The prediction has a mean pLDDT of 75.
Glycine riboswitch aptamer from a Rubrobacteraceae bacterium, 120 nucleotides, folded computationally.
Its Rfam family is "Glycine riboswitch aptamer". Rfam links the family to the GO term glycine biosynthetic process.
The sequence was found by an Rfam model in a public genome assembly.
The organism belongs to Rubrobacteraceae, within Bacteria.
[in-house]
RNA sequence: AUGAGGGCCGCGGGAGAGAGUCGCCGGAAGGGGUGGGGAAGACCCUUUCGGAGGCCGCCGAAGGUGAAAGGGUUGCAGGGGCAAUCUGAAUCUCUCAGGCAGAAGGACCGUGGACCGGAG
Numbered sequence: 001a002u003g004a005g006g007g008c009c010g011c012g013g014g015a016g017a018g019a020g021u022c023g024c025c026g027g028a029a030g031g032g033g034u035g036g037g038g039a040a041g042a043c044c045c046u047u048u049c050g051g052a053g054g055c056c057g058c059c060g061a062a063g064g065u066g067a068a069a070g071g072g073u074u075g076c077a078g079g080g081g082c083a084a085u086c087u088g089a090a091u092c093u094c095u096c097a098g099g100c101a102g103a104a105g106g107a108c109c110g111u112g113g114a115c116c117g118g119a120g
């Protein structure tokens, strides 16, 4: 059961904080340069894109940590307790992880779908 609730998939919304700095690797473009009949490559420089790091400064809303009241267990009590231990939520807390242009991601909220589902 005229479906509480649950995770999953789709759609919509969704905050904060340096486009910091140092070199490294890779791609692209331009220039230099060697060279030579003419070019090209190695090499050097500049710009730009991407990646993984170091250092400093920050953020909290993936995940993770901590924790109140309360509850459980055990021991000692036996005037109503005491102690130990376990458990115990969040957008709280920490900042390990993650993040600090945009994009992506994003707790959480709304909505649609199929599925699971004794909720008193």
Stems, first nucleotide, its partner, number of pairs: 005116002008113006018056001020055003024051009034041001057100003063096001064094001066092001070087007